[in-house]
RNA sequence: CGGGGCGUGGCGAAGCUUGGUAUCGCGCACGGUUCGGGUCCGUGAGAUCGGAGGUUCAAAUCCUCUCGCCCCGA
Numbered sequence: 001c002g003g004g005g006c007g008u009g010g011c012g013a014a015g016c017u018u019g020g021u022a023u024c025g026c027g028c029a030c031g032g033u034u035c036g037g038g039u040c041c042g043u044g045a046g047a048u049c050g051g052a053g054g055u056u057c058a059a060a061u062c063c064u065c066u067c068g069c070c071c072c073g074a
Base pairs, nucleotide, nucleotide: 001073002072003071004070005069006068007067010026011025012024013023020057028044029043030042031041032040050066051065052064053063054062
């Protein structure tokens, strides 16, 4: 320098192809259960999707640029 992959709550992932405004597990908070803890059950908070711009009524999703990490080639 060229090509490819990944980036989504605190952590790990799904969702992207067929745009309709975010799901699951763990964790966390509160409550129930228990003498108490764990287990189990219920409720809740927490991400506007790496960043910016564009297209669209509407973008995690499509397009462009860019940042970080990894892989391959030179």